Guanidine-I riboswitch aptamer from an Actinomycetes bacterium, 102 nucleotides, folded computationally. NCBI's taxonomy places the organism under Bacteria, Bacillati, Actinomycetota, Actinomycetes. It matches the Rfam family "Guanidine-I riboswitch aptamer". Gene Ontology term of the family: regulation of gene expression.

RNA sequence: GAAAUUUCCACCUAGGGUUCCGCAUGCAAUGGCAUGGACUGGACCAAGAGAUGGAAGCAGUUCAUAGCAACUGCUGCACGGAGGGAUAAAAGCCCGGGAGAC
Numbered sequence: 001g002a003a004a005u006u007u008c009c010a011c012c013u014a015g016g017g018u019u020c021c022g023c024a025u026g027c028a029a030u031g032g033c034a035u036g037g038a039c040u041g042g043a044c045c046a047a048g049a050g051a052u053g054g055a056a057g058c059a060g061u062u063c064a065u066a067g068c069a070a071c072u073g074c075u076g077c078a079c080g081g082a083g084g085g086a087u088a089a090a091a092g093c094c095c096g097g098g099a100g101a102c
Stems, first nucleotide, its partner, number of pairs: 006076001007055004012050001015045002020042002022039001023036005056075007063067001077097001079100001083095003
């Protein structure tokens, strides 16, 4: 010294906690209250380096129609803290393909 604003969205998973629901315990007494996530869960959050799909971009091919077209292909690689931030809370969330390492 070593290209890249290495795109966006949806849904899901590993993972994550505890506002709400449920569950457990205690108190109450029926319309609850408190505590518990060293509660499987519903619901919720969720990956740059996980999955799927779509959009977008680029390249090529096709055509009585030349297009904001259709079809095909490509969009590679990717070790990584500590600390901080959001939310009820936590996290492979966000800072962050950051610091650093190679």